Background:
A computed fold for a 133-nucleotide RNA from a Micromonosporaceae bacterium, annotated as c-di-AMP riboswitch aptamer (ydaO/yuaA leader). Taxonomically the source falls in Micromonosporaceae (Bacteria, Actinomycetota, Actinomycetes, Micromonosporales). It matches the Rfam family "c-di-AMP riboswitch aptamer (ydaO/yuaA leader)". About the family: This family represents a conserved RNA structure found upstream of the ydaO and yuaA genes in Bacillus subtilis and related genes in other bacteria.
Formats: sequence, structure tokens, C1' cells
RNA sequence: CGGGAGCCGCCGCCUAAUCGCCUAUGGGCGAGCCGGGGACCCAUGCAACUGGGGUGAAUCCGCACAAAGCGGUAGGGGUACUUCCGCCCCGAACCCGUCAGCUAACCCGGUCGGCGGCCGACCGGAAGGAACA
Repeated sequence: CGGGAGCCGCCGCCUAAUCGCCUAUGGGCGAGCCGGGGACCCAUGCAACUGGGGUGAAUCCGCACAAAGCGGUAGGGGUACUUCCGCCCCGAACCCGUCAGCUAACCCGGUCGGCGGCCGACCGGAAGGAACA
């Protein structure tokens, strides 16, 4: 001097997953956000076959087929205000347990985890705003 890694801090991204208060520091309470159950009406024939259902963007198709995997696709995300265009990326995983359509009142839960950046910004362009001077 260059590169890499770890810790702390700050900032940002995906996600509902953030904030406040109390605490004996184990945790608890609340707000916000999110999810589920649950009438009339409406919808749905019933049973069986291969039960059925939920969270989530993550469904479906083809090839290979023992499979692994490959190609696409509904849909979803992308960085410093929003929108549009381009480009890039994801297109999983898990749960309930024979049971659930919608659904007012009402009832029950969740608030994890995973990444990136370092004073301009790990994505480019255009338009329009906002702020500052």
C1' cells in the first nucleotide's frame, strides 16, 4: 500500500415482523401492522374416487424420466421521493390434521428471519415533484 474476515455504530433492502412503557432483565403490557376462526343473506347438490384446508409472490406447463436436473410461466422484488421504461433477480419452504365457503357481533394468534452499504451509496435512463440556497 492492496485484499479478505470479525465486532460495534449508523443507513438501506426483502418480510406483517416496527414503536412505546414496565421489569425481579426470566419476561410482561400496549399501540401499529399482519394472519386465522366465526351468522342471517349469498354461494355450494350428496357420496366416493386421488380426503380437505392454511401462511406465502412462489402457481402451472414441457423435457428427462429411477431420479437428479433443464427450459419456460402465473405471480413477486430491486438501494436512498414517486411513476414509467430498460436491465437484473426470486418464482421457495412450512403448517393444520378428517375439520373450516363468504361472514356482523364475537373469539384466537404472529410481530421472526435473511441480506447489502459506509457519507455517497453496489442498477441505469426519462418525466414529475419535494427540500435547500